Description:
Predicted 3D model of a 72-nucleotide RNA (transfer RNA) from a Bacteroidota bacterium. The same sequence occurs in records of 5 taxa.

[in-house]
RNA sequence: GGCCCCAUAGACUAAUGGUUAGGUCAUCAGCCUUUCACGCUGACAGUAGCGGUUCGAAUCCGCUUGGGGUCA
Numbered sequence: 001g002g003c004c005c006c007a008u009a010g011a012c013u014a015a016u017g018g019u020u021a022g023g024u025c026a027u028c029a030g031c032c033u034u035u036c037a038c039g040c041u042g043a044c045a046g047u048a049g050c051g052g053u054u055c056g057a058a059u060c061c062g063c064u065u066g067g068g069g070u071c072a
Base pairs, nucleotide, nucleotide: 001071002070003069004068005067006066007065010025011024012023013022018055027043028042029041030040031039048064049063050062051061052060
């Protein structure tokens, strides 16, 4: 340098182009408990960036960035 794959919350992981982007752990608050732990309820927090296609994009397309693989 060419080609291929991946990028969703602090961590992990879902989501046929159409719901308010779902779940587990973590964090915080409340309940329970003499207290802690466990358990229960709730909250917080996310589609790598830019542009395009479309009535509608996390999803499709292009470029960029980062990571991985492969050929030299």
Rfam family: tRNA. Rfam classes the family as a transfer RNA. From the family's description: Transfer RNA (tRNA) molecules are approximately 80 nucleotides in length.